[in-house]
RNA sequence: AUUAUAAUUACAGCGCCCGGACUCAUUAUGAGUUGACGAGGAAGGGGGAGAAUCGAGAUAAUCGGCGGAUGCCCCUGAGGCUACUUCUAGCUAUAGCCUCCCUAAACUAAACCUUUAAAUUAUCUGAGUGAUCAGGUAGACAGAGAGGUUUAGUAUAGCUAGC
Repeated sequence: AUUAUAAUUACAGCGCCCGGACUCAUUAUGAGUUGACGAGGAAGGGGGAGAAUCGAGAUAAUCGGCGGAUGCCCCUGAGGCUACUUCUAGCUAUAGCCUCCCUAAACUAAACCUUUAAAUUAUCUGAGUGAUCAGGUAGACAGAGAGGUUUAGUAUAGCUAGC
C1' cells in the first nucleotide's frame, strides 16, 4: 500500500456521476473540478407507489441522471376523542378523526404569542498551475411546520330519565 473479516462512530438537500458547465495539458484526445443553503420532518406491525414540505440564494447549472430518505396511500394490533342527530342530561353502536420515541390521543378556519436560520455578502488563512476545496472573523435577512391561548363552526341510528 492492497484485499478480506469484525467492531465502533457519523450521515438524509443524504451519497454517487456516463450528460452538461468549467480548468489544465496536449493537438482531438487525456486528466481533473463542480454537481442543494439551511429550517422542518420517523417512532406498535405489515404492504404499496414513488416527481416527499418550507422558504433563502442564484438567474441556464441548487441544470440533468442514478440510488436512497423521517412525507404520502392501504390494511391491521392495543387505546383515545365526540363538537352533532326535536329541548336538557346520560349511555350504546356505527362513522369520522387521532395516539402508541419524548409521551399520549377529534377535525376545520381566523387572530395573537413562542419556536437561535444557514449559505449568499464582506474580509482573512491554508492547499492546488488552475477550475476549485477546507476553514476563521463580522454583520444581517425567511417561510412552512410545530406548540400555546381565544373565537366560530363540523354526523347517523337508537335507548334511558326528566321537562